[in-house]
RNA sequence: GCCACCAUAGCUCAGCUGGUAGAGCGAGCGAUUCGUAAUCGCUAGGUCGUGGGUUCGUAUCCCACUGGUGGCUC
Numbered sequence: 001g002c003c004a005c006c007a008u009a010g011c012u013c014a015g016c017u018g019g020u021a022g023a024g025c026g027a028g029c030g031a032u033u034c035g036u037a038a039u040c041g042c043u044a045g046g047u048c049g050u051g052g053g054u055u056c057g058u059a060u061c062c063c064a065c066u067g068g069u070g071g072c073u074c
Base pairs, nucleotide, nucleotide: 001072002071003070004069005068006067007066010025011024012023013022019056027043028042029041030040031039049065050064051063052062053061
């Protein structure tokens, strides 16, 4: 330098056949216990990397940029 993939909650990721965003873990509260742990319930938490475009409508499609990972003839 070129190619591919990835970027979504504090962490690990799902959602990519466009229709008002989810799980597990973690956190807070509660139940249970003499108490802790474990278990169960509830709650909070995200301008979906940034900027444009397409569309009635985009996390999802297109373009550029940024960061990351992997690959690139003998």